Molecule: transfer RNA
Organism: Peptacetobacter sp. AB800
RNA sequence: CGCCCUAUAGUGCAGGGGUUAGCACACCACCCUUUCACGGUGGCGACACGAGUUCGAAUCUCGUUAGGGUGA
Numbered sequence: 001c002g003c004c005c006u007a008u009a010g011u012g013c014a015g016g017g018g019u020u021a022g023c024a025c026a027c028c029a030c031c032c033u034u035u036c037a038c039g040g041u042g043g044c045g046a047c048a049c050g051a052g053u054u055c056g057a058a059u060c061u062c063g064u065u066a067g068g069g070u071g072a
Base pairs, nucleotide, nucleotide: 001071002070003069004068005067006066007065010025011024012023013022018055027043028042029041030040031039048064049063050062051061052060
């Protein structure tokens, strides 16, 4: 320097153009328990950044940033 892959809650993942962006763990509140733990109910919390395409973008395209792989 070229090419490829990845970036979504605190963490690990789904969602591949239109439903309120979902699940698990974590965190908070309540219930349960003599207390803790376990268990139950509810809640909080996220699309890396910029532009483009589209009636509509987390999703498609381009660029940037960060991480990883590969070639020279």